A computed fold for a 1518-nucleotide RNA from a metagenome, annotated as small-subunit ribosomal RNA.
Its mean pLDDT, the model's own confidence on a scale to 100, is 82.
Its Rfam family is "Bacterial small subunit ribosomal RNA".

[in-house]
RNA sequence: AGAGUUUGAUUCUGGCUCAGAACGAACGCUGGCAGCGUGGAUUAGGCAUGCAAGUCGAACGAGAUCCUGUUUUUUCAAUUCUUCGGAAGAGAUUUUUCAGGUGAGAGUGGCGGAAGGGUGAGUAACGCGUGGACAACCUACCUUAAAGUUGGGGAUAACGUCUGGAAACGGACGCUAAUACCGAAUGUGGUACCCGGUCGCAUGACUGGGUUACUAAAGAUGGGGACCCUUCGGGGCCUGUCGCUUAAAGAGGGGUCCGCGUACGAUUAGCUAGUUGGUGAGGUAACGGCCCACCAAGGCGAUGAUCGUUAGCUGGUCUGAGAGGAUGAUCAGCCACACUGGGACUGAGACACUGCCCAGACUCCUACGGGAGGCUGCAGUCGAGAAUCAUUCGCAAUGCGGGAAACCGUGACGAUGCGACGCUGCGUGGAGGAUGACGGCCUUAGGGUUGUAAACUCCUGUCAUGAGGGAAAAGACACCUUGCGGUUAAUAACCGCGAGGCUCGAUGGUACCUCAAGAGGAAGCCACGGCUAACUCUGUGCCAGCAGCCGCGGUAAUACAGAGGUGGCGAGCGUUGUUCGGAUUUACUGGGCGUAAAGCGUGCGUAGGUGGUCUGGUUAGUCGGAUGUGAAAUCCCGGGGCUCAACCCCGGAACUGCAUCCGAAACUGCCAGACUAGAGUCCAGGAGGGGAGAGCGGAAUUCAGAGUGUAGCGGUGAAAUGCGUUGAUAUUCUGAAGAACACCGGCGGCGAAGGCGGCUCUCUGGAAUGGAACUGACACUGAGGCACGAAAGCGUGGGUAGCAAACAGGAUUAGAUACCCUGGUAGUCCACGCCGUAAACGUUGCACACUUGGUGUGGGAGGUAUUGACCCCUCCCGUGCCGUAGCUAACGCGUUAAGUGUGCCGCCUGGGGAGUACGGUCGCAAGAUUAAAACUCAAAGAAAUUGACGGGGGCCCGCACAAGCGGAGGAGCAUGUGGCUUAAUUCGAUCCACGCGAAGAACCUUACCAGGGCUUGACAUGGGAACCCUUCGGGGGUGGUAACGAAAGUUACCUUUAUCAUCACAGGUGCUACAUGGCUGUCGUCAGUUCGUGCCGUGAGGUGUUUGGUUAAGUCCAGCAACGAACGCAACCCUUGUGUUUAGUUGCCACCCUAGUUUACUAGGAGCACUCUAAACAGACUGCCCGUACAAGCGGGAGGAAGGUGGGGAUGACGUCAAGUCAGUAUGGCCCUUACGCCCUGGGCUGCACACGUGCUACAAUGGCCGGUACAGAAGGACGCAAUACCGCGGGGUGGAGCAAAUCCUCAAAGCCGGCCCCAGUUCGGAUUGGAGACUGAAACUCGACUCCAUGAAGUUGGAUUCGCUAGUAAUGCCGUAUCAGCUACGACGGCGUGAAUACGUUCCCGGGCCUUGUACACACCGCCCGUCACAUCAUGAAAGCCGUCUGCACCCGAAGUCGCUGAGCUAACCCGCAAGGGAGGCAGGUGCCGAAGGUGUGGGUGGUGAUUGGGAUGAAG
Repeated sequence: AGAGUUUGAUUCUGGCUCAGAACGAACGCUGGCAGCGUGGAUUAGGCAUGCAAGUCGAACGAGAUCCUGUUUUUUCAAUUCUUCGGAAGAGAUUUUUCAGGUGAGAGUGGCGGAAGGGUGAGUAACGCGUGGACAACCUACCUUAAAGUUGGGGAUAACGUCUGGAAACGGACGCUAAUACCGAAUGUGGUACCCGGUCGCAUGACUGGGUUACUAAAGAUGGGGACCCUUCGGGGCCUGUCGCUUAAAGAGGGGUCCGCGUACGAUUAGCUAGUUGGUGAGGUAACGGCCCACCAAGGCGAUGAUCGUUAGCUGGUCUGAGAGGAUGAUCAGCCACACUGGGACUGAGACACUGCCCAGACUCCUACGGGAGGCUGCAGUCGAGAAUCAUUCGCAAUGCGGGAAACCGUGACGAUGCGACGCUGCGUGGAGGAUGACGGCCUUAGGGUUGUAAACUCCUGUCAUGAGGGAAAAGACACCUUGCGGUUAAUAACCGCGAGGCUCGAUGGUACCUCAAGAGGAAGCCACGGCUAACUCUGUGCCAGCAGCCGCGGUAAUACAGAGGUGGCGAGCGUUGUUCGGAUUUACUGGGCGUAAAGCGUGCGUAGGUGGUCUGGUUAGUCGGAUGUGAAAUCCCGGGGCUCAACCCCGGAACUGCAUCCGAAACUGCCAGACUAGAGUCCAGGAGGGGAGAGCGGAAUUCAGAGUGUAGCGGUGAAAUGCGUUGAUAUUCUGAAGAACACCGGCGGCGAAGGCGGCUCUCUGGAAUGGAACUGACACUGAGGCACGAAAGCGUGGGUAGCAAACAGGAUUAGAUACCCUGGUAGUCCACGCCGUAAACGUUGCACACUUGGUGUGGGAGGUAUUGACCCCUCCCGUGCCGUAGCUAACGCGUUAAGUGUGCCGCCUGGGGAGUACGGUCGCAAGAUUAAAACUCAAAGAAAUUGACGGGGGCCCGCACAAGCGGAGGAGCAUGUGGCUUAAUUCGAUCCACGCGAAGAACCUUACCAGGGCUUGACAUGGGAACCCUUCGGGGGUGGUAACGAAAGUUACCUUUAUCAUCACAGGUGCUACAUGGCUGUCGUCAGUUCGUGCCGUGAGGUGUUUGGUUAAGUCCAGCAACGAACGCAACCCUUGUGUUUAGUUGCCACCCUAGUUUACUAGGAGCACUCUAAACAGACUGCCCGUACAAGCGGGAGGAAGGUGGGGAUGACGUCAAGUCAGUAUGGCCCUUACGCCCUGGGCUGCACACGUGCUACAAUGGCCGGUACAGAAGGACGCAAUACCGCGGGGUGGAGCAAAUCCUCAAAGCCGGCCCCAGUUCGGAUUGGAGACUGAAACUCGACUCCAUGAAGUUGGAUUCGCUAGUAAUGCCGUAUCAGCUACGACGGCGUGAAUACGUUCCCGGGCCUUGUACACACCGCCCGUCACAUCAUGAAAGCCGUCUGCACCCGAAGUCGCUGAGCUAACCCGCAAGGGAGGCAGGUGCCGAAGGUGUGGGUGGUGAUUGGGAUGAAG
């Protein structure tokens, strides 16, 4: 950083897709270890169980238990004494009184339960972020400094007794304490009032003084010498510490207000009655409609109110070059919430997650009366889900609460566990090791590859395993000892600082270290057609399947599946989902709108945006500096700590922002003043289909009347319908009506656009030009808004000549609801009112400025000069064409920009669905306007290029048509094909198959069928065993007879033997010509097809090859950004036509000689002149002449055997048709292998209702028959051609001269001469059939040709249609050859004889060439493609309704509770009073306002569903 995908190719537009990074992820396959992180994203669904907020006895009373002492009691009892009766009796045990210690559990009281922890439901908000403000506020604990802490009182829990209840939980009476509660005193202070001072942004703030009024408190504990009191416990007093009170300040925390920022929807445009403001009162810590009464009628909104939908916000995180975009897990800040809704209490702080009250839903307990509960704390469970962990350990550390402290509590936290969920690190071994082992895979069979990989040898020891050691993380508080300082009367105690000692570890016997053993325990996943690194084989056969996009798969798949190999990553790898990127594909950075999507139909104009010149001021924007802030963490840089890294720590930078202050004054803004170049006003004379109204005019048309006149008119491609003898059309005159205004008329004029056209008048708008008097920026654009707005259409009323939707009829047509014709109604016209759209287009918004030119035209003005208002020149405005630069994807635009800039508006963001649905607005309606989504496709599109095509154009050619001649199509026969039939009728072949492959099917051929047979084979090569010979190297051979059989073959015997079994393989006319080579056909013997270099184009590509001529020709010439060249054309080659030379046998015979009887002629010699043969050469080149032309060339002529390519042949460019051929041969792959191979006999390829092609013979007199007679060329001949002669009517036979050939075979027929026939189904025609033959061949039945005799069919010139041919051609006549035993040959290939007609011409048919044009075609018109119908699937609209959910309004009911009122009941503290009692205050209760849930009614929004219905999309063969 880009890539793939629209096309035959190209450029562009434009969408889709991919490569990257990331994740709280999930799924599939796989899984060794460690560290650090991270883990309920869904149902803010329901929850069993345990734990998550307590603590203080140094605030207080009481106190279980236990212990000690004491008292009492019970039962024992060592021991001592003893009078022996007993006594004393330590001690043990039991009970009991008192005192002390201990201090459980509960209570009063204090502080804390408002923190910490969880979640993101709600919230679009001062909620959050950022910066300010409070002169409008509060603040427990903490700190600082100041003052004080005096003296009293009355209760109440606990507790006791009684008592209710199942329980939860109470009730009554009685006792008691306090740092609980309540008066009083004092007043440093504070508050209120009065008088001053200072200051401030308003209200005001701070401060000094005055006197008056009001206003606090609580104690606990350690130590202590003297003194005092004492209930003997202690207290006073002194002192320390901790508390308490008042006021002030600080720190930290909180509350409130404000500026700015903070999602989408206008298919939500109006919202609002406490609403906006004022006054007064209330309320709050505090401002405020926060609440209330009264008064006023305001307030918000296009800069988006209201409404709806969605959403916690931020630091940050992910991505990105950045700007941005997306996101808001973990960590941190703020907010909100705590089952749902409402409410307050307490308190410094809450309307309170593990507090209270009420209502509701749900769950649980219950004795049915009533109660209890709230995991969105940590674990855990169920559910739902693709999906997210342990009901672990510990308070050792860090923090928090309480406490003086020890300590206690803490699911905060610290740890461990589980999960590859992520990041990071390590390992699964290292070195050597080539007969490159085996095996696998591939193979051209040689080999290659896996691969130094393995084996094997020598090592190492990380991790894991075992054993041993192992308290680093810890620093303490407190305590003990001790030093110094403070306090104090004090060496006591206490406080602070320091040293030593002691104590304390959940993790954990873990990290780490050492030792031991042994390569031992540890590799997978994905991909391999392109994008995108990596290739082969096998299987499959549009099947199975793959696929992110393009797309793979229909028998040779690098794309499916498997395997081998390779590539990538690696304890992971892939897939899926999501985000950003790529995507400049929403464009601020950084896009567009003539034709790709996109300029509103046009103007006027509101808001808004933007705005000329000069001067002064100001400083809002702007710029610079400073200050504050921008939390920490994160990112970045530097350094450091874990062995490294991840991770963590320290420092710096950064945080692009906001605010304040100071400064600058160029630019923008604002204020003031001035100007005239923008804009406007005025004046002048001109131009104009500009608009509105009224009037007038002529031509034409139709109709009416009258006349003339007669049979048609009209209409069309041709007709018909229609009109007309009741008189049309035509023609003349007169009249009526309505509509439109020929010529002028013009890419001319006017208008904003739509649009405007006879003439005159009235009213009226605008522009241009010229003048330069006036105003002095008054301007430009323009969201909404308003107005205008073709045609058609609508409403009311007129009008209606012509034209003319609908409709009717006639034609056309397969049909013709069309095009054509005859009619014809709305409408077109007028008035008034709607509609508001058009390809309303220059498909180009408006305004201004700038930027080379040329040439027309309309209007105005000026200049020189004029007879002139002509011409010419200059300026301004308008309207066209061509073009420079520039722009553009190209086409094109180009001073009238699509160039270069500025300002403003509108619009676009893939195609289809769709300008559609729903909703709104407008409309009488038709409809208009605004305007989606689901779903679906990978394109849709623009411009240009090359082809192809066109019932487009131009030019040209061809037996293409035309002009001719002869045929085919009708008949019979031959032959091929289709079809049918068959055991088989073997196979292939559209024009370009069909007398073709086949230059020859009776057997063979033969590939087909039936039957019989063979299996290393009919044929090839190689190996082995046996036999024979051998010089031991090796070499060699593969019969005969007989029998059986249809044959192939089998069997037997003989000879010395000649045989045996087998492996590789042979073989296949089996398939694929769509795997191929080669060869061939066709377009087409058409004139084309290309290349190199250069040039043009962004490019495909063009140019050259186009153009003008010319030619048979891209043949040649000229011109030209082309210059050359190649394959084709032509020529070179063969043949034929003329001549020369050479040669002269087998050819020739003119002259000469001889002979035969002379003419005729024959033979021989001589000869090579001629003919001929066959070699070389000559000849023809537009060379010459005339005309024409620039040239090429063309036309004519001469000469010449031949004249413009002399005739004919061979020769076939680049390519096209997946054309033909696997059955000529060759050949890849597949298939068969006792058969799809091979051999044989017989049959078939010849089969026959029929159809087609190609031919032959005819239909006759230009003929047939008979007789006579003349003239060729080419070719063949030895298993051959065969003469003379003889036989036969003939086919043929006998026979055999000659000939391996210019020597022999060897001879034409039509023609010509003569005769007959006389127009008939014939003396035409010969099919068919019968008979008889001869020939070839083993063999003519299926199934040969030929001969003779007899027979004598159809056919009398052939419908539509169609074929060949332009001169030695057509036509016609005969001859020859290949194949071949023979022959179906009438075919094919050649030869010669006789020998025409016609071509005006290129309109048309067919084919082709060149240029050009259109194209939505490129498989290329046999193309592409539209709509209905039928079928299937999918999404969606409408729909009588039905069901949910959200919400507005009105009303009803009204819990808890605050507030207000009341409070006759109750009432300890204070006051009065001796008391009774009263007062103050309070409580219960009652009541009023408000008020959640609930109910009723009525609207609105939204979702689902719905018989039926509308269109839409998609689907290989309808």